Transfer RNA from a bacterium, 72 nucleotides, folded computationally. Its mean pLDDT, the model's own confidence on a scale to 100, is 85. The RNAcentral record of the sequence draws on ENA.
Order: sequence, then C1' cells, then structure tokens
RNA sequence: GCCAUCUUAGCUCAGUGGUAGAGCAACACAUUCGUAACGUGUAGGUCGUGAGUUCGACUCUCACAGAUGGCU
Repeated sequence: GCCAUCUUAGCUCAGUGGUAGAGCAACACAUUCGUAACGUGUAGGUCGUGAGUUCGACUCUCACAGAUGGCU
C1' cells in the first nucleotide's frame, strides 16, 4: 500500500426496515441463626462518528475513525 471482517449496557454477545434484548456483573427485596448459592425485581444504551436512501434505519448505501486477520 491492497483486501476482508468487526464496532450494540460495566464485560461477553444476540438482534433479516416497524417502540433495542439475553447471560454475567451492579443495586434492592425475599429466603437463611448468619454468609454463600438459589429466587423475584430495578437500574444501566444519543446501537463508533457524519451524511444519504426510505413514511420509517442497529439493520441498506457512502465517507471517516478505531480493532482484528490476510496479501504484498
């Protein structure tokens, strides 16, 4: 220098154009003589940035930034 993939909650990841989810972690409650475990619930997201298409974009297109891998 070229090519491909990826970027979503604190972490690991789902999400086939129509109000963004799970597990773990955090917090509260319940349970227990008490702790852990188990159970119930709560909170936590400008979906990497900016534009475009569309009635409507996490999803499609383009540019940029970052990460990983391959080729040279």
Notes: It matches the Rfam family "tRNA". By type it is a transfer RNA. Rfam links the family to the GO term triplet codon-amino acid adaptor activity.